The RNA shown here (transfer RNA) has 72 nucleotides and comes from a Pseudomonadota bacterium. The RNAcentral record of the sequence draws on ENA. Model confidence (mean pLDDT): 84 of 100. Its Rfam family is "tRNA". By type it is a transfer RNA. The organism belongs to Pseudomonadota, within Bacteria.

[in-house]
RNA sequence: GGGCGAUUAGCUCAGUGGUAGAGCACCUGGAUCACAACCAGGGGGUCACUGGUUCAAAACCAGUAUCGCCCA
Numbered sequence: 001g002g003g004c005g006a007u008u009a010g011c012u013c014a015g016u017g018g019u020a021g022a023g024c025a026c027c028u029g030g031a032u033c034a035c036a037a038c039c040a041g042g043g044g045g046u047c048a049c050u051g052g053u054u055c056a057a058a059a060c061c062a063g064u065a066u067c068g069c070c071c072a
Base pairs, nucleotide, nucleotide: 001071002070003069004068005067006066007065010024011023012022013021018055026042027041028040029039030038048064049063050062051061052060
């Protein structure tokens, strides 16, 4: 220098054009002599960034950034 993949909640990930989700973690309550497990409820997101396409973009297109793999 070239090719490919990844980037979404604190963490691990799902979501392939039409209201952003799950598990774990966190908070409150229940239960317990108490703690954990368990049960009920709750908070938390500019979907890496910029622009474009579209009535509508996390998703499609272009560019940028970071990380990983491969080639030279």